[in-house]
RNA sequence: UUCUUAUCAAGAGAGGCGGAGGGAUUUGGCCCUGCGAAGCCUCGGCAGCAGAUCCGCAUGUUUGCGGAAACUGUGCUACUUCCAACAAGCGGUGAGCUUGGCAGAUAAGAA
Numbered sequence: 001u002u003c004u005u006a007u008c009a010a011g012a013g014a015g016g017c018g019g020a021g022g023g024a025u026u027u028g029g030c031c032c033u034g035c036g037a038a039g040c041c042u043c044g045g046c047a048g049c050a051g052a053u054c055c056g057c058a059u060g061u062u063u064g065c066g067g068a069a070a071c072u073g074u075g076c077u078a079c080u081u082c083c084a085a086c087a088a089g090c091g092g093u094g095a096g097c098u099u100g101g102c103a104g105a106u107a108a109g110a111a
Stems, first nucleotide, its partner, number of pairs: 001111008013043005021032003026085004044077003048074004053068006081103001086100005
């Protein structure tokens, strides 16, 4: 990098450096930002996925399910993945809503 599977309405911020952008990309909207953006560093926090640990239940006795905790590997810590875009449906050709898809993010596995 590509593929497969699962999840994405929950949760969790302070300080230092920095100095103008940021919320993935394009368009539109809506927001954040000199009361300091991105990025980097330190310390904290959260608990999604995988592993280890502990508890409970089940079981074909070595697995499954649920929970705790935060040890390990990662991840995350404004806004639903901030919202929409494509298709179908509901609705009054409105506002709005629902489902699916596309794209993206993360984890695990594979090439």